[in-house]
RNA sequence: CACUCCUGCACGGGAGAGUCCCCGGGAUGCUCUUCGGACCGGGGCGCCGAAGGGGCAAUUCCUCCCCGGAACCUCUCAGGCCACCGGACCGUGCGGGUCAG
Numbered sequence: 001c002a003c004u005c006c007u008g009c010a011c012g013g014g015a016g017a018g019u020c021c022c023c024g025g026g027a028u029g030c031u032c033u034u035c036g037g038a039c040c041g042g043g044g045c046g047c048c049g050a051a052g053g054g055g056c057a058a059u060u061c062c063u064c065c066c067c068g069g070a071a072c073c074u075c076u077c078a079g080g081c082c083a084c085c086g087g088a089c090c091g092u093g094c095g096g097g098u099c100a101g
C1' cells in the first nucleotide's frame, strides 16, 4: 500500500399488504343523551415479505448430473398492512479489518 471481500458511523434512495369486523376505554363537540367517535388497547377474519428466524418440495445460482450449500426462492414462527417509524438491499463520504505484490 492497489483490487476484492467483510465491517462501524453519517447522509441519500428504498417495495408489498385492511384505515375490514367486534369488544373495552375515550378527547373536542352537541339537541346533555341508549348522541357522536379524534385517538388508545385487545380480539377475529383477510392479506404482505425486504428486520430476524425456519426449509431446500419447486425455481435460480454455486461446474452438467448426484451429493451438499446458498438465495432476492419458499414458509409466514416473529414482524408488518393511512402516514410516521421500521426496512433487506443499493449509492456516497470518513474509518477499521482481510490481502497480492
Stems, first nucleotide, its partner, number of pairs: 005097009018045001020044006029035001046081003052077001053075003059071004
Glycine riboswitch aptamer from Nocardioides sp. YIM 152315, 101 nucleotides, folded computationally. The coordinates come from a structure-prediction model, not an experiment, and the mean pLDDT is 77. Lineage of the source: Bacteria > Bacillati > Actinomycetota > Nocardioidaceae > Nocardioides.